[in-house]
Context: one part of a larger RNA
RNA sequence: AGCAUAUAGGGAAUGCCUUGGCAAUAGGCGCCGAUGAAGGACGUGAUAAGCUGCGAUAAGCGACGGAUAGAUGCACAUAAUCUGUGACCCGUCGAUUUCCGAAUGUGGAAACACAAUACCACUAAUCUGGUAUUAUCAUUACACGAAUCCAUAGUGUAAUGAGGGGAACCCGCUGAACUGAAACAUCUAAGUAAGCGGAGGAAAAGAAAGUAAACAAACGAUUGCGGUAGUAGUGGCGAGCGAAACUGCAAGAGCCCAAACCAAGGGUAGAAAUACCUUUGGGGUUUAGGAGUAUCAUAAAAGAGAAGCGACGAUAGGUGAAGAUGACUGGAAAGUUGCACAAAACAGGGUAAUAGUCCCGUAACCGAAAUUGAAACUUCCUUAGAUACCACCAGAGUAGCACAGGGCACGUGGAACCCGGUGUGAAGAUGCGAGGACCAUCUCGUAAGGCUAAAUACGACCUAGUGACCGAUAGCGAAUAGUACCGUGAGGGAACGGUGAAAAGAACCCCGGGAGGGGAGUGAAAGAGAACCUGAAACUGUAUGCUU
Numbered sequence: 001a002g003c004a005u006a007u008a009g010g011g012a013a014u015g016c017c018u019u020g021g022c023a024a025u026a027g028g029c030g031c032c033g034a035u036g037a038a039g040g041a042c043g044u045g046a047u048a049a050g051c052u053g054c055g056a057u058a059a060g061c062g063a064c065g066g067a068u069a070g071a072u073g074c075a076c077a078u079a080a081u082c083u084g085u086g087a088c089c090c091g092u093c094g095a096u097u098u099c100c101g102a103a104u105g106u107g108g109a110a111a112c113a114c115a116a117u118a119c120c121a122c123u124a125a126u127c128u129g130g131u132a133u134u135a136u137c138a139u140u141a142c143a144c145g146a147a148u149c150c151a152u153a154g155u156g157u158a159a160u161g162a163g164g165g166g167a168a169c170c171c172g173c174u175g176a177a178c179u180g181a182a183a184c185a186u187c188u189a190a191g192u193a194a195g196c197g198g199a200g201g202a203a204a205a206g207a208a209a210g211u212a213a214a215c216a217a218a219c220g221a222u223u224g225c226g227g228u229a230g231u232a233g234u235g236g237c238g239a240g241c242g243a244a245a246c247u248g249c250a251a252g253a254g255c256c257c258a259a260a261c262c263a264a265g266g267g268u269a270g271a272a273a274u275a276c277c278u279u280u281g282g283g284g285u286u287u288a289g290g291a292g293u294a295u296c297a298u299a300a301a302a303g304a305g306a307a308g309c310g311a312c313g314a315u316a317g318g319u320g321a322a323g324a325u326g327a328c329u330g331g332a333a334a335g336u337u338g339c340a341c342a343a344a345a346c347a348g349g350g351u352a353a354u355a356g357u358c359c360c361g362u363a364a365c366c367g368a369a370a371u372u373g374a375a376a377c378u379u380c381c382u383u384a385g386a387u388a389c390c391a392c393c394a395g396a397g398u399a400g401c402a403c404a405g406g407g408c409a410c411g412u413g414g415a416a417c418c419c420g421g422u423g424u425g426a427a428g429a430u431g432c433g434a435g436g437a438c439c440a441u442c443u444c445g446u447a448a449g450g451c452u453a454a455a456u457a458c459g460a461c462c463u464a465g466u467g468a469c470c471g472a473u474a475g476c477g478a479a480u481a482g483u484a485c486c487g488u489g490a491g492g493g494a495a496c497g498g499u500g501a502a503a504a505g506a507a508c509c510c511c512g513g514g515a516g517g518g519g520a521g522u523g524a525a526a527g528a529g530a531a532c533c534u535g536a537a538a539c540u541g542u543a544u545g546c547u548u
């Protein structure tokens, strides 16, 4: 030095555990903000570094309910207190709520500096302090008011509104590339990612210039789901892309303007009648149209509107069965064994091992002063017609067309339909559009104005339960942390769980400066001693044997 055996150290695997995650389900709830948000800074405790709570009234103040014996958060110590005149705790409604932040008096390197105006406090006075107001933009009203006469621009004041934030969902504008095509250019990826704007609890869409049918019916807004169907199509007919009618369901809801016409006010022209323009009110709203004229009739139903009432819920809670059972093992009984009992309750968790009957609960039932959601109901309000004649009205730089594009499953194609850019440019209900080039016939509809619940999407948030999901190198990055740390910055970004049933956390003695250790003691166990459950391997010793 090697090998073997034994025994230690070291190390943290493994096993078991779970305070934390992950996924999905059902229900609820769904915006906040100049009445100053989201998010922060700084404070705030008897002692107080961090977290949590709160805001100079500062781990808190008040009222009303609930609940009941202890309480002064995490947090285990000491002190000092509070509490059946109900503390602490839970819920509802209030009060307070520094400074920054849209941040809004001005400035600014956020949490700071410095003002003006009015009033107040203090002072002999100055100083100082306090309260309130003072940003910008838009709209409306009023006042003032240039160059420049009227005017206009502009300025000021007042009132109202806006501004910023939000996990995903929604609408719009802008809009890639990697990639696939086994290369690549049309194409694809994809109208995706990303950027910007905007809204809401949903958003968007939405009451037909519809879908169809083919000489011939039918349906009747939108949205979502199942089929149709990977079909018809489209496509360097490659890769790929990919409908609709119709049908079965969910939910269901329809309306308002503009115009014709009437009335009133104002203005312009005119001597006036009147004409034109304009404002307000009535009227009217889609094809069996409306207006106008004539004749007749006049209530039911509906509503998404207002007010009231309000079943039933939400936000604290309450009652809640049955062994303090004998024996055995054990540190400990819930285990084993014997005998009982309950069950509308054998979901689950805890208790010194595995408990229906020990505790919390569970089934079932009950409950709100306050705030809040809300079906139904009541009252009010709103909405309504028929026939005949007549030919007044029915959305114009619009429809259409041309050129060049985009969207439609549809890549220019025979390419309809829809939407912009440029140009051109109608008709007037005997009109116009559509039925996938186009024409005729026929059928359907009535563009160029607007509103509209539900079924649908999502989950920051709340509640309940679930898992052939993880179990500390796993599961979220995070068993709390966007912390420590890194970076000028944008940004990047960890690790660390387990004594024991209970601290009973080792009084006292000895060695030592201490660290550490030996006794003693606690405990079932200390080979559970805080570097603490189990404690593998690498690696390092010690003892013995063998080999060289």
Base pairs, nucleotide, nucleotide: 001547002546003545004544005543006542007541008540009539015533016498017497020470021469022467023466025464026463027462028461029459030458031165032164039100040099041098042055043054044053046078050074051073061094062093063092064091065090066089070082071081072080105114106113107112115134116133117132118131119130120129121128136162137161138160139159140158141157142156143155144154169200170198171197172196173195174194180187184236210219211218223250224249225248226247227246233241234240254451255450256449257395261282262281263280264279265278266277267276268275269274289393290392292389293388294387295386296385301383302382303381305380306379307378308377312373313372314371315370317366318365319364323339325338326337327336328335340357341356348360349359350358400424401423402422403421405419406418407417410436431446432445433444434443435442485492486491505532508519509518510517511516
Molecule: large-subunit ribosomal RNA, domain I
Organism: uncultured Clostridia bacterium